[in-house]
RNA sequence: GCCCCGGUGGUGUAGCCCGGUCAAGCAUGUUACCCUCUCGAGGUAGCGACGCGAGUUCAAAUCUCGCCCGGGGCA
Numbered sequence: 001g002c003c004c005c006g007g008u009g010g011u012g013u014a015g016c017c018c019g020g021u022c023a024a025g026c027a028u029g030u031u032a033c034c035c036u037c038u039c040g041a042g043g044u045a046g047c048g049a050c051g052c053g054a055g056u057u058c059a060a061a062u063c064u065c066g067c068c069c070g071g072g073g074c075a
Base pairs, nucleotide, nucleotide: 001074002073003072004071005070006069007068010028011027012026013025020058029047030046031045032044033043034042051067052066053065054064055063
């Protein structure tokens, strides 16, 4: 230098190929409350995320381009 894979709440992961609804789902975490003699477990509600920029579009986590970061391969 070229090619491939990945980057989503504090953590892990789905959604991306094939754009769409309303509130980006699930687990975990955490806060309040309920339950309980207490703790744990359980229940209800809340909190919290699309790596950055630009483009296309009525609409982008998803498509296109550039860049950054991590991993792998070739030279």
Transfer RNA from an archaeon, 75 nucleotides, folded computationally. RNAcentral records the identical sequence in 4 taxa. Its Rfam family is "tRNA". The family's RNA type in Rfam is transfer RNA. The RNAcentral record of the sequence draws on ENA and MGnify.